[in-house]
RNA sequence: CAUCCAUCGAGACCGGCUGAGGGACAGGCCCGAAGACGCCGGGGCAACCGGGGAGCAGCGCCAAACUGCUUUCAAAGGUGCCAAGUCCUGCGGGGACCUGAGUGUCCACCGGCAGAUGGUCU
Numbered sequence: 001c002a003u004c005c006a007u008c009g010a011g012a013c014c015g016g017c018u019g020a021g022g023g024a025c026a027g028g029c030c031c032g033a034a035g036a037c038g039c040c041g042g043g044g045c046a047a048c049c050g051g052g053g054a055g056c057a058g059c060g061c062c063a064a065a066c067u068g069c070u071u072u073c074a075a076a077g078g079u080g081c082c083a084a085g086u087c088c089u090g091c092g093g094g095g096a097c098c099u100g101a102g103u104g105u106c107c108a109c110c111g112g113c114a115g116a117u118g119g120u121c122u
Base pairs, nucleotide, nucleotide: 004119005118006117007116008115013042014041015040016039017038021031022030023029025090026089027088028087043082044081045080048078049077051073052072053071054070055069056068057067058066086114091111092110093109094107095106096105097104
């Protein structure tokens, strides 16, 4: 990198360096010389992996061990994250409104695509 699984309306900023673009892509809309983006240092958020407790199930004659699921605690370890819902939309469907009709407008709607993060596997 590829595969599969889970999650993605919550949460969390200061200092230094640098200097022009940045928010994945396209359109929009934003951020940005009152210094964005990035890098470094510190701080924080969260709880995916990992750790502790409880319950249930599987295996098992029973128990233990192990495995899985649910729930809970902590935040030392491995990641991640700290503008805007993944910033919004993109493809298909549904609903509401408007209209003579269509076009149109709207939605914490359903599914999909794309993406991000973690785990898994090689």
Model confidence (mean pLDDT): 83 of 100. This is a predicted structure of a 122-nucleotide RNA (SAM riboswitch aptamer (S box leader)) from Sphingomonas rhizophila. The model forms 94% of the base pairs in the Rfam consensus. It matches the Rfam family "SAM riboswitch aptamer (S box leader)". About the family: The SAM riboswitch is found upstream of a number of genes which code for proteins involved in methionine or cysteine biosynthesis in Gram-positive bacteria. Taxonomically the source falls in Sphingomonas (Bacteria, Pseudomonadati, Pseudomonadota, Sphingomonadaceae). The RNAcentral record of the sequence draws on Rfam.